[in-house]
Predicted 3D model of a 471-nucleotide part of an RNA (small-subunit ribosomal RNA, 3' major domain) from an uncultured prokaryote. The RNAcentral record of the full RNA draws on ENA. Its Rfam family is "Bacterial small subunit ribosomal RNA". Its mean pLDDT, the model's own confidence on a scale to 100, is 81.
Context: one part of a larger RNA
RNA sequence: UGACGGGGGCCCGCACAAGCGGUGGAGCAUGUGGUUUAAUUCGAAGCAACGCGCAGAACCUUACCAGCCCUUGACAUCCCUGUCGCUUACCGGAGACGGUUUCCUUCAGCUAGGCUGGAUCGGAUACAGGUGCUGCAUGGCUGUCGUCAGCUCGUGUCGUGAGAUGUUGGGUUAAGUCCCGCAACGAGCGCAACCCUCGCCUUUAGUUGCCAGCAUUAAGUUGGGCACUCUGAUGGAACUGCCGGUGAUAAGCCGGAGGAAGGUGGGGGAUGACGUCAAGUCCUCAUGGCCUUUAUGACCAGGGCUACACACGUACUACAAUGGCCGGUACAACGGGCAGCCACUUCGCGAAAGGAGCAAAUCCCUAAAAGCCGGUCUCAGUCCGGAUUGGAGUCUGCAACUCGACUCCAUGAAGUUGGAAUCGCUAGUAAUCGUGGAUCAGCAUGCCGCGGUGAAUACGUUCCCGGGCGU
Repeated sequence: UGACGGGGGCCCGCACAAGCGGUGGAGCAUGUGGUUUAAUUCGAAGCAACGCGCAGAACCUUACCAGCCCUUGACAUCCCUGUCGCUUACCGGAGACGGUUUCCUUCAGCUAGGCUGGAUCGGAUACAGGUGCUGCAUGGCUGUCGUCAGCUCGUGUCGUGAGAUGUUGGGUUAAGUCCCGCAACGAGCGCAACCCUCGCCUUUAGUUGCCAGCAUUAAGUUGGGCACUCUGAUGGAACUGCCGGUGAUAAGCCGGAGGAAGGUGGGGGAUGACGUCAAGUCCUCAUGGCCUUUAUGACCAGGGCUACACACGUACUACAAUGGCCGGUACAACGGGCAGCCACUUCGCGAAAGGAGCAAAUCCCUAAAAGCCGGUCUCAGUCCGGAUUGGAGUCUGCAACUCGACUCCAUGAAGUUGGAAUCGCUAGUAAUCGUGGAUCAGCAUGCCGCGGUGAAUACGUUCCCGGGCGU
């Protein structure tokens, strides 16, 4: 000077408390450990590994295993020789590949020289190749403390010096935010603001959007109109600006007015200081060193990554009446679409077959669901719950045996609210309900978004956890 203390002081945070809903018990999904295996590829390991890399393992992916097979190589550059080079078919084979064969009679440019360029076969050497090792040799990227309020510098001053001061103190703030004081005076990186989005208004533009008034229609369908809604561009608006109180007359704090919005002067996002953890990644990529070179490289078909006594994490579905089932009926938003989205019609319980429109504010996905109205069930392992299993099918795709999703019929397991313990959340939040997208041939209970309905509680800071300041 720091760090630490079951030292003390001040202060914050869903940290506790006050509440609401879960996890831990059941079934199943998924990841991990372990075990097994020829292989179950590799990495990630308290918070900060475990629905993580993987925004999607049947083949491919694929890195793993057993086997077949190649050695200048699947890929790149340079040198030499030959050909001008693709196509058809057959045989062997799991295929890679090997053997045979058919067709056209022959690349481009030019200074007309095998001169230049391109393709391909063969050969030679340098070399290629490596998801092999080392993240404790590294770059880059990322997590974390933490969106916590801190981390420093110049000059001056003090101290023999390490260093101190500034940055401490009194207030205040979300904030080293601001004010006052002070041997300090200034400055930088952070904070805040500038950026995007939602909420109010103006101007502008009206098609594919809208319809007040006028006609018209089954229908904003058409004429007409651009008021309104909406779309998307431009501006405005909020600043403790105004009033009262309080305070050191300061910074500020409390209350009020007006206002669509009131105190970061509204909610959310992007934005992550100096640094910490030899944190993570050599399997995105790049890269030093080491190792390998008829193999640790390359090709192929098959298997595996999907195993299963068990243990853990994260989700989903339930155990029911605030419910299940049946019928009727209402209201969204964000998005996506041509090798695509598919209206509508026909067949079928469901799959399918025709087929209009739309490169889309025009057409389609698109039925929103919870909700509301009516009926039924009457507390049961049930008309709850849906696992498991048998049968029959559909779709995608060369191909669903290992190992896909879905439909129908039958079957109808555990489960009656979950021990110790533990997690999330402070408002359009939790809870609950559906819906879109990426990946993608097919496959979503995961992930990333969207809207609908819509709470309870916070006395307070003694305690638990994490953090800040000074001592």